[in-house]
RNA sequence: CUACGGGAGAGUCCUCUAAACAGGCACCGAAGGAGAAAGUUGUAAAUCGAUCAUAAUUUACGAUGAACCUUUCAGGUAAAAGGACCGCAG
Numbered sequence: 001c002u003a004c005g006g007g008a009g010a011g012u013c014c015u016c017u018a019a020a021c022a023g024g025c026a027c028c029g030a031a032g033g034a035g036a037a038a039g040u041u042g043u044a045a046a047u048c049g050a051u052c053a054u055a056a057u058u059u060a061c062g063a064u065g066a067a068c069c070u071u072u073c074a075g076g077u078a079a080a081a082g083g084a085c086c087g088c089a090g
Stems, first nucleotide, its partner, number of pairs: 001090002004087003011025001013024003026077003032073001033071003039064009
């Protein structure tokens, strides 16, 4: 990556319509997207020590940094489809 199997949540809400789409209100988090904790690290300044340095520490500003956490952009709220993740085979 592919095939098969399992796979949650939330209105079969209202209007239009055969349905879908669209509009409105209310909801969900497990496609995807976005956010960043500890840690690590860069620069500057300071502290300790000290012949000078090295090392260490502190502060400030950055970099990197995960999720099933957060967000609800996207997606979703009967069935179908999709679906993180798991099992199994290649």
RNAcentral holds the sequence, with entries from MGnify. This is a predicted structure of a 90-nucleotide RNA (Glycine riboswitch aptamer) from a mouse gut metagenome. The coordinates come from a structure-prediction model, not an experiment, and the mean pLDDT is 81. Its Rfam family is "Glycine riboswitch aptamer". Rfam's curators write: This family represents the bacterial glycine riboswitch.